[in-house]
Order: sequence, then structure tokens, then C1' cells
RNA sequence: UCCGGCGUGGCGCAACGGUAGCGCGAGGACCUGUUAAGUCCGAGGUUGGAGGUUCGAAUCCUCCCGCCGGAG
Repeated sequence: UCCGGCGUGGCGCAACGGUAGCGCGAGGACCUGUUAAGUCCGAGGUUGGAGGUUCGAAUCCUCCCGCCGGAG
């Protein structure tokens, strides 16, 4: 320098172009003599950044940033 993949709550991951969810974790409540286990509740996201396409973008296109792999 070129090619490919990835970037989404604290962590691990989902999400035919049409409501951003799941598990774990953190918090609260119930249960228990206490802890653990169990049950329930609600919270937490400018979807890496900036543009574009579209009635509508996490998703499609362009550029940039970061990480991983490959080629030279």
C1' cells in the first nucleotide's frame, strides 16, 4: 500500500429496510433464621464517526477511525 471480516447497554451476542431485543452482570422486591438457589420488577443504547439513498437505515452506498486476519 491492497483485499477481506468485525464495531450494537458493563460483558457476550441477536435483530427480512418498518417497535433495537436475548443471556449474563449491576439495582430493587418477594422467599429464607442467614447466605446461596429460586421468583418477580423496572433501569441501562445518540447501534464507532460524518455524509448520501429512501416515506423510513443497526441493516444499502461513500469517506474516515479502531480492532482482527490475509497479500505484497
RNAcentral holds the sequence, with entries from ENA. A computed fold for a 72-nucleotide RNA from a Microgenomates group bacterium, annotated as transfer RNA. The coordinates come from a structure-prediction model, not an experiment, and the mean pLDDT is 81. It matches the Rfam family "tRNA". Rfam describes the family as follows. Transfer RNA (tRNA) molecules are approximately 80 nucleotides in length. Its family is annotated with triplet codon-amino acid adaptor activity in the Gene Ontology. By type it is a transfer RNA. The source organism's lineage runs through Bacteria and Bacteria candidate phyla.